[in-house]
RNA sequence: AGAGUUUGAUCCUGGCUCAGAACUAACGCUGGCGGCGGGUCUUAAACAUGCAAGUCGAACGGUGAAAAUGAGGCUUCGGCCGAAACACGUGUGGCGAACGGGUGAGUAACACGUAGAAAUCUACCCUGAAGCGGGGGACAACUCUGGGAAACUGGGGCUAAUACCGCAUAAGCCCAUAGGGUUAAACCAAAUGGGGAAAGAAUGGUUUACCAUUUACUUUAGGAUGAGUCUGCGGUCUAUCAGCUUGUUGGCGGGGUAAUGGCCCACCAAGGCAACGACGGAUAGCCGGUCUGAGAGGAUGGCCGGUCACACUGGAACUGAGACACGGUCCAGACUCCUACGGGAGGCAGCAGUUAAGAAUCUUGCGCAAUGGGGGAAACCCUGACGCAGCCACGCCGCGUGAACGAUGAAUGCCUUCGGGUUGUAAAGUUCAGUGAGAGGGGAAGAAUAAGUGUAGUCCAAUAGGCUGCAUGAUGACGGUACCCUCCUAAAGCCCCGGCUAAUUACGUGCCAGCAGCCGCGGUAAUACGUAUGGGGCAAGCGUUGUUCGGAUUUAUUGGGCGUAAAGGGCACGCAGGCGGAUUGUUAAGUUGGAUGUUUAAUCUACAGGCUCAACCUGUAGUCUGCAUUCAAAACUGGCAAUCUUGAGUACUAGAGGGGAGAGCGGAAUUCUCGGUGUAGCGGUGGAAUGCGUAGAUAUCGAGAGGAACAUCAGUGGCGAAGGCGGCUCUCUGGCUGGAUACUGACGCUCAUGUGCGAAAGCGUGGGGAGCAAACAGGAUUAGAUACCCUGGUAGUCCACGCCCUAAACGACGUACACUAGAUGUUGGGGGUUUCAACGCCUUCAGUGUCAAAGCUAACGUAUUAAGUGUACCGCCUGGGGAGUAUGCUCGCAAGAGUGAAACUCAAAGGAAUUGACGGGGGCCCGCACAAGCGGUGGAGCAUGUGGUUUAAUUCGACGAUACGCGAAGAACCUUACCCGGACUUGACAUCGCCUGGACAGGUGUAGAGAUACGCCCUCCUUUAUGGCCAGGUGACAGGUGUUGCAUGGUCGUCGUCAGCUCGUGUUGUGAAAUGUUGGGUUAAGUCCCGCAACGAGCGCAACCCUUGCCUCUUGUUGCUACCAGGUAAUGCUGGGCACUCUAGAGGGACUGCCGGCGAUAAGCCGGAGGAAGGUGAGGAUGACGUCAGAUCAGCAUGGCCCUUACGUCCGGGGCCACACACGUGCUACAAUGGCCGGUACAGAGGGCAGCGAAACUGCGAAGUGGAGCAAAUCCCAAAAAACCGGUCCCAGUUCAGAUUGCAGUCUGCAACUCGACUGCAUGAAGGCGGAAUCGCUAGUAAUCGCGAAUCAGCAACGUCGCGGUGAAUACGUUCCCGGGCCUUGUACACACCGCCCGUCACACCACCCGAGUUUGCGGCACCCGAAGUGGCUGCGCUAACCCGCAAGGGAGGCAGGUUACUAAGGUGAAGUAGGCAAGGGGGGUGAAGUCGAAACAAGGUA
Repeated sequence: AGAGUUUGAUCCUGGCUCAGAACUAACGCUGGCGGCGGGUCUUAAACAUGCAAGUCGAACGGUGAAAAUGAGGCUUCGGCCGAAACACGUGUGGCGAACGGGUGAGUAACACGUAGAAAUCUACCCUGAAGCGGGGGACAACUCUGGGAAACUGGGGCUAAUACCGCAUAAGCCCAUAGGGUUAAACCAAAUGGGGAAAGAAUGGUUUACCAUUUACUUUAGGAUGAGUCUGCGGUCUAUCAGCUUGUUGGCGGGGUAAUGGCCCACCAAGGCAACGACGGAUAGCCGGUCUGAGAGGAUGGCCGGUCACACUGGAACUGAGACACGGUCCAGACUCCUACGGGAGGCAGCAGUUAAGAAUCUUGCGCAAUGGGGGAAACCCUGACGCAGCCACGCCGCGUGAACGAUGAAUGCCUUCGGGUUGUAAAGUUCAGUGAGAGGGGAAGAAUAAGUGUAGUCCAAUAGGCUGCAUGAUGACGGUACCCUCCUAAAGCCCCGGCUAAUUACGUGCCAGCAGCCGCGGUAAUACGUAUGGGGCAAGCGUUGUUCGGAUUUAUUGGGCGUAAAGGGCACGCAGGCGGAUUGUUAAGUUGGAUGUUUAAUCUACAGGCUCAACCUGUAGUCUGCAUUCAAAACUGGCAAUCUUGAGUACUAGAGGGGAGAGCGGAAUUCUCGGUGUAGCGGUGGAAUGCGUAGAUAUCGAGAGGAACAUCAGUGGCGAAGGCGGCUCUCUGGCUGGAUACUGACGCUCAUGUGCGAAAGCGUGGGGAGCAAACAGGAUUAGAUACCCUGGUAGUCCACGCCCUAAACGACGUACACUAGAUGUUGGGGGUUUCAACGCCUUCAGUGUCAAAGCUAACGUAUUAAGUGUACCGCCUGGGGAGUAUGCUCGCAAGAGUGAAACUCAAAGGAAUUGACGGGGGCCCGCACAAGCGGUGGAGCAUGUGGUUUAAUUCGACGAUACGCGAAGAACCUUACCCGGACUUGACAUCGCCUGGACAGGUGUAGAGAUACGCCCUCCUUUAUGGCCAGGUGACAGGUGUUGCAUGGUCGUCGUCAGCUCGUGUUGUGAAAUGUUGGGUUAAGUCCCGCAACGAGCGCAACCCUUGCCUCUUGUUGCUACCAGGUAAUGCUGGGCACUCUAGAGGGACUGCCGGCGAUAAGCCGGAGGAAGGUGAGGAUGACGUCAGAUCAGCAUGGCCCUUACGUCCGGGGCCACACACGUGCUACAAUGGCCGGUACAGAGGGCAGCGAAACUGCGAAGUGGAGCAAAUCCCAAAAAACCGGUCCCAGUUCAGAUUGCAGUCUGCAACUCGACUGCAUGAAGGCGGAAUCGCUAGUAAUCGCGAAUCAGCAACGUCGCGGUGAAUACGUUCCCGGGCCUUGUACACACCGCCCGUCACACCACCCGAGUUUGCGGCACCCGAAGUGGCUGCGCUAACCCGCAAGGGAGGCAGGUUACUAAGGUGAAGUAGGCAAGGGGGGUGAAGUCGAAACAAGGUA
């Protein structure tokens, strides 16, 4: 510091996700040790048991109950009495119990933090001053006696005090006040008046009732500590909480408090708070700090420290220095427990512990040795504070699980191309070490200012005693400690390995099981699932989950945006607010600097030090960025004062304009009415129909009525803030601009809330209504057509008044100001120049356009009218959907508008540009693509292939074009893969090892359907054995037309013989990409030329190859025969010959080469000449990059999988040939351009020895007999046919056509039944030229005619592949159909239009809204009731201390009781608010293959 993920790819926007750090954590697997820390985050839920606050006998009465001494005495020896000392349960009294410990419910508050303040108190402690006199009466304990189950309690009696109460004394204490002081207050007040204290105990001394010391006590003045109160500032969310408040705000006077104060009360006034967020709601203890982060920030407040609040829930006071009190009291409530049912007891949010809850959090431990606290004079006692230990890997830190050497690279495992590789120096082995555990031995620090004793000083009368110093001096829970020595001997897991992200293979599984943080893996070869091998990471831990910050500049102060990605308010005015021109002076609020105080400690940082290191601990320094006080500065901002003119404005003058409002007027057109003319149609459409019209329409002429809108001018021209504004005239009125002077003197800019304006549609009331026209009706279209088209037509559109307040209200661009190259239009002014004038030229303002530089921008684009550079202010945005929805509130007559969420869901949604593909977009061009023609198919019969059906089987494959006379150039058996039946199991076939045997082969017999089985005959070589060969057995293995063409090779089809497909370098662009390859011409062609930021190159095109067409040369048999000769009935038959034809080799020839025209002087095109052939002469071979996961595992090869007495092999028979039917491809026809009969003529290319087979003979014929010749330019197949000549038939189911069937035959073959071909005779079906639709062909082509060959015993061949004979028609042309090429355009497509995609309905699930109601809280209000308590009043009953009184008694004071004010809980009522449940209703979201349509994306077929 970044990375993954939207796309075919790119850049951007933008969300989601990951890598880091942290944790009071939990879960899974695993687990050696130690140190230091931490340990109920959940229900402030309930709690058994024990402990957590006591102490003081030096305050007191007492008691020896527990524990422990005991002088003396008694004794029945059991024991008893008992001074003193000592101790102490219970009791009185004092101090403490308000600390310490726990928790975070409440609390948004002076609760906390920080800085301050004045009107206060403070036990114990310290210092100063003064005092401590003298009396009195009780009450507990105790005793007696009652009540009660208990808790507890009543009555009588005795008694002490540092308990209680008077009295005395007392000041510098308290109160009042003369007086002082002041303008008036505050304030001072020592004279005077009034008031108010006390307690002893221990020790020592001696005079025995006195003194001294210490301590306690009382008053008072200070201090210290602690506490109470007040104030400024600071730190959460919500406006879908906008108004709140009556003790409320203030005052006078009281009460109350330690103290100020409406804290409380009476009266008076009517205030106080709030957009700088009052009031309400939600949430929450706050802070030092902690985590994270570069920082700013964000999150957090567990442990430790400070503070607050609370103690079962609510209320209340008492005591006290301090409480409204965790382990106190009273009352009410809930809950639990005891009970004799009458009544009582309790409060772990103290330490342990229990139960429930929960993913989850420990021992009912030891000790007061240390530190600290309470009491005490002290010893001591108490202390679950605390110190330690226990449990837990919960965290951090440290250590270990060994080290060195060790290659036959052992074995095992895994993989393998079978060679090997890897595990791996790893192990084994040798040598060494010994942290940790265990055993044995040794062994710290934590402990001192204790008491006491001794000693010195000091106070003292003192050797008591106190204080200070020195010496001595007991005490360890931890602890069997740490640490040291000796012996001996142990200890690795977890996660990951597709990318992000370091690290791989095999097997299993087969969209299953599963994984997954995101993208995504898994459908038979998974580096992604599971296991294993190997590897990577971390390590006593490792992963997962959760949470926080980071990355995220993804809330942007640092540090973002708003034309199109989310985002400028529809527009203006304008209060508050924010910001603000020039100069001077002053001030010191902001600002800057210095000083002082504070910012607890801990934490953090740095440097040291201590535990062996570290964590941890300690010390020192820094930091704590803050606040306050004070001093200073005066540049900037602010305040105040003064001045200025440039911002802004006013006056004057000139000007343009559909700016606004009202009134009047005008012509053209539509429609209607009336009248005339006139007759059969009009109207409307793609085409029609509805509609109108013989009751006279449309058309046309005239007259009239009425409403609405204003053609031309008209213009990226004008005006207005926007919406918007258009005939003409008048009236009223707003704004704008130019010019020259004068004036005011910052008066300005922006603007939340607010106010006004605000298209269309819509609403209300009343008018108006010609045209147009939602709704509606009809006609069409259509599968449907609630649409598009047509005919009608109502609201509405118009006017007046009042509402509504929204628009793609758009320049998708807020307003204002300033600055920053130009060029060129245009509107309205000014100036200069020029002219007679008009143009023109230059210049300057204000608008309004286009192009374009820099800059900006993701790009597109923008660019003085900024989206550039800056300033000020406002509005708005923060992933998509849900949703501008729900709910609440406000506005509205309504429609609706404004404000405006969440649950849930997805990993995208989006912008711009790129390359393709596509378009019922455009342009250019080509092709038997259409058109023009010729002939077919589709109808018939048959042949053949396919589908379907059937079957035991009808083997398999091929399925638009690119399957279907295709694989198959030939299924009777074989083939053959299928079915039935019968057999075999190392096998029909290959190689090898081991064992046994000897031939094997051949011939032949029997059984059988055969395979096969059983016999007979015959019978080896040689190196003599581990031999060859064969057979049997056994083991490796064979075998498979079984599966996967979506694992493959190879081959092929197709687009397409279409003209395309690319690269290098350079250049352009952020980039994908572009350029080149586009453009102008031209071509069959990316063929060539020209131009050009391109220049070149490659694969394709063309050419090179073959056949054919003309010529030459060579060759001359088996070919030829002009010429010479011979011969025949005839024939190159024969000898010559090689001229010609021909054969088959080599050459020539054609190149736009020549001429003319066109073109750009090009490429080239048109025409012509010559030529056998002319512009590629004709035909073939040749198939770019790629597409279709195209076809083929059944040609072959091949990975994986599967079968192995069978999915292999052999045999017989059957099937592949079935047959209601459908389709493709063909053949033959339907006839006279013909059929039949007779006669006659002319090819080419092939094939032939298990072959072709002549002549001759036989048969009607297929054929048979026969065998010449020929391994072929020699012989044979072999007859070519159409054609031509003559005859006949005469338009009909025929002398057409030949299917079907019967009979008889021929041939091949082991064998023609299923199931061959052919022949003869007989039979003589459909069919009279074929619907929709569709195919081929552009010249030696179509059409037509025959011939040959491969395969092959034969044949299904009418197929296929070749060969020649005869031999046409037509092409105007490119509008349309199909396919293709190039350019361009749009796109929401990229699996690429067979694309994408919308909505209803149906089904499932999820969350939500409404909801008749029902239920539970909460907080206020009103009323009722009202415990305990406190205050007031009363106090008839009771009453020790004081007063009066001899006494009785009275008084003061007090108590009970009564009453009253306040008040918790409770009750009732009307509203409010929050939640739960809910019949039913509603939309939303999600969900491989549901329904209906086809709304959007292309002109998406109606933009």